[in-house]
RNA sequence: ACUUGUUAAGGGCAACCUAUAGAAGUGUAGGAACGCAAAGCCAUGGCCUGAAAGCGUCGGGGACGCCAUGGUCGACAGCAGCCGAG
Numbered sequence: 001a002c003u004u005g006u007u008a009a010g011g012g013c014a015a016c017c018u019a020u021a022g023a024a025g026u027g028u029a030g031g032a033a034c035g036c037a038a039a040g041c042c043a044u045g046g047c048c049u050g051a052a053a054g055c056g057u058c059g060g061g062g063a064c065g066c067c068a069u070g071g072u073c074g075a076c077a078g079c080a081g082c083c084g085a086g
Stems, first nucleotide, its partner, number of pairs: 002086004012036002016031006034074001040079002045076001048071002054066005
């Protein structure tokens, strides 16, 4: 440097619940542990997601559709780490 792997060692993250912010997606904090060899980083690319504002239709304090801003890495891609084996 390349390939490959996990309790052998040291560890890490946190499904979910509650509170809170928000229109929502979701974020933050606490608890907790569904699970994860990158469940580490990154919203750049595409995927996914939400629709308060706005626009349009129906002809109504509403419903539907589109959608800038938004979000998500425990989805891919990209970057890149500890340890073991070869």
Predicted 3D model of an 86-nucleotide RNA (c-di-GMP-I riboswitch aptamer) from Paenibacillus xerothermodurans. Model confidence (mean pLDDT): 80 of 100. The model forms 100% of the base pairs in the Rfam consensus. Lineage of the source: Bacteria > Bacillati > Caryophanales > Paenibacillaceae > Paenibacillus. It matches the Rfam family "c-di-GMP-I riboswitch aptamer". About the family: GEMM was predicted in a large-scale screen for bacterial structured RNA regulatory elements.